[in-house]
RNA sequence: CGGCACAGAGGCGAUGAGGCCCGCCUGAAACCGCCGCGCUCGGCUGAUGGCUUCUGCGGACAU
Repeated sequence: CGGCACAGAGGCGAUGAGGCCCGCCUGAAACCGCCGCGCUCGGCUGAUGGCUUCUGCGGACAU
């Protein structure tokens, strides 16, 4: 200096934050929703990867 393995750590999982769990990626990658029509263009769903709490937004009902 280079390669491999292990450990630790970090990052990521279509819009915010906390906790827990799962998965993926690691010196560039993991990642960057759906439909019409590949693109231009037009339309649509969801604050979760999953569970839960809070915040924001939307709908219905009651006071």